[in-house]
């Protein structure tokens, strides 16, 4: 000095509930709050997986049932970057 990989420390992030606000919903967005999180950073028709189903469409005599994503999720695998300081 460079890699990897254990630990710990200042720090950083911020689950769930609850209020307000958007939305068909899934969910997002701000307060609270803190459950975890060494990458709980970024990446969603450039991977796989989940969610919803508004608009089609298909069945039903109706009330509704089913399908399916352009609509969400990165705190689900994955991919990419990356971190001072003690050992």
């Nucleotide at each position: 000095u460079c890699g990897a990989a254990c630990a710990g420390u200042u720090g950083g992030c911020a689950a769930a509930c609850c209020c307000g606000g958007u939305g068909a919903a899934a969910g997002c967005c701000g307060g609270c709050g803190g459950c975890g999180c060494a990458a709980a950073a970024c990446u969603a028709u450039a991977g796989g997986g989940u969610c919803u189903a508004a608009c089609u469409c298909c069945c039903g005599c109706a009330u509704g049932g089913g399908a399916u994503a352009u609509g969400a999720c990165a705190g689900c695998c994955a991919g990419u970057u990356g971190u001072a300081c003690c050992g």
Predicted 3D model of an 87-nucleotide RNA (c-di-GMP-I riboswitch aptamer) from Lawsonibacter faecis. It matches the Rfam family "c-di-GMP-I riboswitch aptamer". Its family is annotated with cyclic-di-GMP binding in the Gene Ontology. The sequence is in RNAcentral, with records from Rfam.